[in-house]
RNA sequence: ACGCUGGCGGUAUGCUUAACACAUGCAAGUCGAACGAAUUAGAAGAGUGGCGUACGGGUGAGUAACACGUGAGUUAUCUACGUUUGGGAAAGGAAUAAUAGAGGGAAAUCUCUACUAAUGCCUUAUGAUGCUUCAUUCGAAGUGAAAGAGAUUCUUGCCUGAUCAUGAGCUUGCGUCUGAUUAGUUUGUUGGUAAGGUAAUGGCUUACCAAGACGAUGAUCAGUAAUUGGUUUGAGAGGACGACCAAUCACACUGGAAUUGAGAAUGGUACAGACUCCUACGGGAGGCAGCAGUGGGGAAUAUUUGGCAAUGAGCGAAAGCUUGACCAAGCAAUACCGCGUGAAGGAUGAAGGCUCUUGGGUUGUAAACUUCUUUUUUUGUUGAUUAAGUUUUGAAGGUAGGCAAAGAAUAAGUAUCGGCUAAUCACGUGCCAGCAGCCGCGGUAAUACGUGAGAUGCAAGCGUUAUCCGGAAUUAUUGGGCGUAAAGCGUUCGUAGGUGGCUUCUUAAGUUCUGUGUUAAAUUUCAAAGCUUAACUUUGUUGCGGCAUUGAAUACUGAGAGGCUUUAGUUCAAUAGGGGUAGGGGGAAUUUUCAGUGGAGCGGUGAAAUGCGUUGAUAUUGAGAAGAACGCCGGUGGCGAAAGCGCCUUACUAGGUUGAUACUGAAACUGAGGAACGAAAGCUAAGGUAGCAAAUCGGAUUAGAUACCCGAGUAGUCUUAGCAGUAAACUUUGGACACUAAGUGAUGCUUUUUGGCGUUGCUGUAGCUAACGCGUUAAGUGUCCCGCCUGGGGAGUACGUCUGCAAAGAUAAAACUCAAAGGAUUUGACGGGGGCCCGCACAAGCGGUGGAGCCUGCGCUUUAAUUCGAUGAUACGCGAAGAACCUUACCAAAAUUUGGAUGUUUUUAUUUCCUUGAAAAAGGAAGUUCUAUUUUUUAAAUAGAUUUUUACACAGCUGGUGCAUGGCUGUCGUCAGUUUGUAUUGUGAAGUGCAUGGUUAAGUCCCAUAACAAACGCAACCCUUUUCCUUAGUUAUUUUUCUAGGGAUACUGCCGAUGUUAAAUUGGAGGAAGGAGAGGAUGAGGUCAAGUCAUCAUGCCGCUUAUAUUUUGGGCUAGACGCGUGCUACAAUGGUCAGUACAAUGAGUUGCAAUAUCGUGAGAUGGAGCUAAUCUUGAAAACUGGCCCUAGUUCAGAUUGUAGUCUGAAAUUCGACUACAUGAAGUUGGAAUCGCUAGUAAUCGCUCGUAAGUUAUAGAGCGGUGAAUACGUUCUCGGGCCUUGUACACACCGCCCGUCACACCAUGGAAGUUGGUCGGAUUUAAAAUUGUCUUUAAAACAAUUAGAAUUGGGUUGAUAACUGGGGUGAAGUCGUAACAAGGUAGCCGUA
Repeated sequence: ACGCUGGCGGUAUGCUUAACACAUGCAAGUCGAACGAAUUAGAAGAGUGGCGUACGGGUGAGUAACACGUGAGUUAUCUACGUUUGGGAAAGGAAUAAUAGAGGGAAAUCUCUACUAAUGCCUUAUGAUGCUUCAUUCGAAGUGAAAGAGAUUCUUGCCUGAUCAUGAGCUUGCGUCUGAUUAGUUUGUUGGUAAGGUAAUGGCUUACCAAGACGAUGAUCAGUAAUUGGUUUGAGAGGACGACCAAUCACACUGGAAUUGAGAAUGGUACAGACUCCUACGGGAGGCAGCAGUGGGGAAUAUUUGGCAAUGAGCGAAAGCUUGACCAAGCAAUACCGCGUGAAGGAUGAAGGCUCUUGGGUUGUAAACUUCUUUUUUUGUUGAUUAAGUUUUGAAGGUAGGCAAAGAAUAAGUAUCGGCUAAUCACGUGCCAGCAGCCGCGGUAAUACGUGAGAUGCAAGCGUUAUCCGGAAUUAUUGGGCGUAAAGCGUUCGUAGGUGGCUUCUUAAGUUCUGUGUUAAAUUUCAAAGCUUAACUUUGUUGCGGCAUUGAAUACUGAGAGGCUUUAGUUCAAUAGGGGUAGGGGGAAUUUUCAGUGGAGCGGUGAAAUGCGUUGAUAUUGAGAAGAACGCCGGUGGCGAAAGCGCCUUACUAGGUUGAUACUGAAACUGAGGAACGAAAGCUAAGGUAGCAAAUCGGAUUAGAUACCCGAGUAGUCUUAGCAGUAAACUUUGGACACUAAGUGAUGCUUUUUGGCGUUGCUGUAGCUAACGCGUUAAGUGUCCCGCCUGGGGAGUACGUCUGCAAAGAUAAAACUCAAAGGAUUUGACGGGGGCCCGCACAAGCGGUGGAGCCUGCGCUUUAAUUCGAUGAUACGCGAAGAACCUUACCAAAAUUUGGAUGUUUUUAUUUCCUUGAAAAAGGAAGUUCUAUUUUUUAAAUAGAUUUUUACACAGCUGGUGCAUGGCUGUCGUCAGUUUGUAUUGUGAAGUGCAUGGUUAAGUCCCAUAACAAACGCAACCCUUUUCCUUAGUUAUUUUUCUAGGGAUACUGCCGAUGUUAAAUUGGAGGAAGGAGAGGAUGAGGUCAAGUCAUCAUGCCGCUUAUAUUUUGGGCUAGACGCGUGCUACAAUGGUCAGUACAAUGAGUUGCAAUAUCGUGAGAUGGAGCUAAUCUUGAAAACUGGCCCUAGUUCAGAUUGUAGUCUGAAAUUCGACUACAUGAAGUUGGAAUCGCUAGUAAUCGCUCGUAAGUUAUAGAGCGGUGAAUACGUUCUCGGGCCUUGUACACACCGCCCGUCACACCAUGGAAGUUGGUCGGAUUUAAAAUUGUCUUUAAAACAAUUAGAAUUGGGUUGAUAACUGGGGUGAAGUCGUAACAAGGUAGCCGUA
C1' cells in the first nucleotide's frame, strides 16, 4: 500500500512518485520619543529617514567536493545590534520626495515646472593608542569623525579607539560509494619574481621566467549520491538506510550578473530563456521546494480551521503592533501503548446444525434461565492545572476530571487447518474448475480445489504484497575453500611489494599504561520522577569504540650502529646421466632403378572387389640410389624447470649429488605487473620427400554409409630461418621451511662398522578426508608469499580493448531460463564384459511337424447374428468333462411388466374343459380349497399352508470397469534361493552372516572365518510301485497267487583308492533293489497393473414397460484365404484272408445285459444274471499258414450316390453308425522347427467322464511289444553364483545427441532514423563590471560573460528492413553420436 472487518482513549506520524504546473487567501513588518506635509474631533493611510527584511519556514535538484564528519591552524581575517572601558560632538552649506500645477499612456507607470524638512547628503575645523609611507631606535611626514530627540533631576541616540561575546570567512591532517571492458592526465597547468585585487592567504588575476605537477597506495573519465548525529537488524564483527527531531551544506521557474549592506538574496533589482496571464497590440505582469488548497502523476499520504493565551522572533522608550514560526483543534486503526465487548452459577448434556458403525458423538456451560457489576455508552450536574507577576490576559474548552442516574445494556473480526506449522471431517467437482511461499495437490472414495460443520492462531484488528537485516560460516577480519564436487597460472627467472636466523647497545615510530582537551543537544544504558497504568515526557547518570596532546614503560615489531654462523653462496676433489647445441660416421629394414633366374598368378578381406601382372608381376639372387627412423640392451631405470630427451663418435656447454678445507656473513623465501622457454596441429619463405598419411578418388558393407574395412593418394610429417602460444600442457595435487611411527625394493655418492646424504617406488601407524583415498615425495601438524573459486545453463560466448600474416589467442559480461547441475559411495538391473556351474539347452541318436486329405481351434472376411473371453514364451483339441431344441449370453419376429426371492397390504379359492395361435400367451365356460382349534348341528370365527389378484418397498442384468478388488490360476521354476534376531564394521545408504577353498540335485554338507543362531524354501515326513515277512478275507484259489491291513529292507552301513585326518567322490562285495531305487503329490519371498467382474463373491457407475423376463425360428456349424494342435496315409518291418494266444485300469438299476432267434450289417426281438473279486463288457499288435510282387497297386481312403439302423417331440440348416457303389490328393515332404535319456521313445489296442444321441481323430487313465545314443560343454536358448563397467533405477522396451519444421521469449550485428550528455572550433552577443575617451554624468568604443547560430567530434540510450547464434515449448521429421568393450574404447588441443 491493498482485501475483509471495525467500540473507546492517549502519544506520535502523515506526497517515498512530477525540484510537475498552480486559481484564491494569508505567511514581514515596525517606529510620530527622527522629519516635513495634510486634517474638523479621533483614527487610519501615503512620503523622507532609521532598524529589520541575510532570521524564522520549505525542499534535496545539483554536488564524490575541504560538501560533510573529526582534530588542528588563522602572526593571513571581518563581525550590525549586544558587554566592559577611554576620548569626543566646533563652524557652516546645497538639495530632494511628499505636496501643488502641467503633460504622455489602455495599464504598469513615466516626464517637466515650482516649494520644503530631517538622526537624509556635503564642506571646513579638531583629534589618536586609528590607517598609510619612511625609519636601526627615539621618531618624522601624510591622511582622517560626529546627530540629534524627548522630557527638562534625567533618559536615549551619534562619532572614534580598545576589550569581551556572538556569528562568519579562509587553510589543513585523517575519514568519506561503484567501475580498469576508464591508464595515462594537466598549459594558469606546477613553482618563482613583480604588480593588481580581496576583510584576509593564495595562479584568485595579469606580465615575465623555469618545466614542472598528479597517477596501479588507482590519477583522469564514467555512473550513482546531499553529509552527519543517528535509525533498523545482528551475540558481535558487520550489513542496509539517512522519514520525524537536531547540526552543516546546497537550492528557490532555468542561466549568468552586479547593487545596497556588518552580513545577500525564497515572498529584492537588471538582463536572457522557457512557460502562464492581461492588453486599446503600442506594451506590461508573474514565480507555493512558506501555510492551507487545486490539477496532474501515482499502489499511496490530511483542513482553503482557531489563536497570538503560552514559547520564540522583528520594530518601538513604552503601551503595543506583526508573526500559516509556534500553540491548539480537524481528518486517517498509519504506528506504538492502554481499556472494553460482561461476571458468577447453570445438564434435561434442550432445540437446531454437522456427523454416524444408527448405539451415539460434536457444537457445549455454550445457550435458555437465575443472581450480580457498570470500565464503556447515554443523560443530568459540577468543573480545572497550563498565568509567570500585585492587577489584567485562555485559542484549546464547558475540554480533562469529579458526582449522580439508567440499563447487559452500544461494541468481533480475520486468516489458516497435507508437511514445514498450532489446528479435520462430510458433501460437491473429476488433470475440469481451481490451489500453491517450497515440496507439491486435482485423471470418481481429494484431511491440499469449492461449500458446510468443527478446530487452531492472532485480535480492533487479521491476512496479502513490497523493502531491509537475520538465519547464510551462502564473500568466511572474527569465520570458508581449491586431488575427484566450482577452484593451482603449462613451466621457470625475476622487479615492486609482503615476510624474514642468533646476539649486544641506542632510540621510542608501532605497542602498553596514565593525565588533559574534545567527541553539540536529542537518541541509547542505568536509576528515579510526572501523567490512574503504559506508550510518552522530565531529571540525574553512564556511554559516545574516535581524534589531538602531556608524561611514563621497553618484552615484541620497526629504525640506527655493531658482532656471530646454523640459512644461503663461493672454493677444492670426485661422481652418475637418452640434459642442451653443432659437426662427422654406421648398419638393419622399406621403397625404387638396373641385371639374372622363373613362369601365372599376386595382393587383399569376415567374405570380396577395386588394384598389380605374359610389355613377365609376386617370389628369388646380385649391384646401385634416396629419405626417414635408430632393434636387442630397456627396466613404476636415468637426466631435465616444464615441454621433453634413446645408434656410434668429436668439440663446446648447463645443472645435480657426495666428500673435504677455508672464505663471505642473512647476502634469504615468495613474487602483482614483466621476461624467457613451451608437445602436436597450423602459418610464411627456401629446400627435401623413402615410408606413413588429413583432403580427395575408387572398391566393398549398408535401408542409406559423405564412416568403420580394402586399393590408391596430395598437403603434412623431415631440414633451415621466423610466427603462433595452445593440450586430459595431469601427480587433474603452486613454491619455500620446520616437525610428526615403521617396514621393504630400485638408483647415485660415500663409509672401518651399526651406517650417512640425495633421488625414485610399494605397504602402512597416528592424523586428515563427504567418501574414495593421502599418509616423512602428505591430501598430517604449523609459518610465509603468490594464483584461483562462489548453483546449473546462457558462455569461456557477445561487445570493447590488446596481440597475431592468418587461423586465432588473452581479458571477459548481461538479459533470459531451470530447481536442480555435480562428487564419492551403496543396493539393484542391464552389457553385442569376464569367470565358474546347471538344464533334452546344444551335441550324439530315435520318431515327428512344416508338403497331401480330413478333424479341430484361431485369425481374417462375410453375415440380421456369425455371443463373449484367452493373443510371444505364459492364446490357438484353451474356458467348452461334449452348440440339432435346451444350453445361449447373439440375431429376427411375437409377447410380459412387483416379474421365480423376502416383507407389508389387499383379494380369491386352489380345479376342469373349450376356442385362437408357431409357441409364449390371450379369450371363454363350468366349479368354489386343505389342516388345526373354538363355539350350539347347518354354519361361522380365529390361526397356519398353498394359490389368484391389488398397491408398495424392491427384484433382475453373462451390462461397464480384472487399471477399484477378494478368491482362484499361469509363468520365471521344483530354479535354489528369500529373509530375520543379536552381535559387529561403516558418518550413512548398507555390509558381514550367505565371501575364499572343496563338494552336492540342492544356501546339500565340510573346512576356514566377526560372526553366533534362527525362519520360509531344499531334503525328510505322505501316496503308488519293486523284494521279503506276517495277519485277515470272500464271490477267487491244489500251491505259488489275488485283495486288504500291519511290518521289515538301503544307511555310503562294509572294503580299497582319492581327498585336508573333512565333506564327499570313485571302484568293489553282498543284495530284489546302491548311492535321491522309480514315479506322484508338494511350488519360498517375489516378478509380469500377467489372466479371470462370463464359475463365484464384490466397491463404484449404468439400465429399470428394459441393457430385465418369456416364446418360436435362425445363428455360434458361413468360406477366395492364412496359422496352430492333431488323425490317416503314401506301403512289402506292408496289405488282405483264415487260424491260434496273452492284459490291466475301470463302468453298470433312468443301467450293464448273457444264452437264444432274425438281419450281409448297423441293429432288432427277448430278458437268465448282476446294486457287482459272484453277472455283463469278444483286446490289438504278436504267432502260424495262403495270396498280393513295387504299381497310384488287393497301398491310401477323401469325396459322392443309393438304401438303411439308432437316439430323440424334432436329425433340412446340423447327429452318429451300417451296407453296396464311387475311389481324390498323396510315392516320405523347402526354409525352418518339435518331443524324448529306459520299461523311456516308438508302436498296439483297451477303459472312463461329459442329464438322450453325438462331431472323441480330443481329454483323463490302463496295460501289451519294446529300442538307439550321450565324445563332451566350443557354440544356440534359459537359469544360478562371483566379479567388472554404467550418464540406467518406470531399471536397455533404459537413457540420450544434433540438424530440420512450428510457436514464443530475451539478446548480438546491421544500411540507417531519432534523443540525452560532454567538451572543442568559428561567428555573434543582453544586462552588468572594468578600462579608454570626455570637465562630471550620459553616450561611444574595447575586454570578459550568460545566451544564440554554424560546424565537426566523444560518450550513452531508443528504434530498424535484414541477419546470427541462444533459451523455452505432452505426444512432428531424419538418423543413433554418447552412457556396457554402447557394438570403430572414450576424451583433450589443432587442421
Predicted 3D model of a 1391-nucleotide RNA (small-subunit ribosomal RNA) from Lepocinclis fusca.
RNAcentral holds the sequence, with entries from Greengenes.
Its mean pLDDT, the model's own confidence on a scale to 100, is 82.
Lineage of the source: Eukaryota > Euglenozoa > Euglenophyceae > Phacaceae > Lepocinclis.
Its Rfam family is "Bacterial small subunit ribosomal RNA". Its family is annotated with ribosome and structural constituent of ribosome in the Gene Ontology.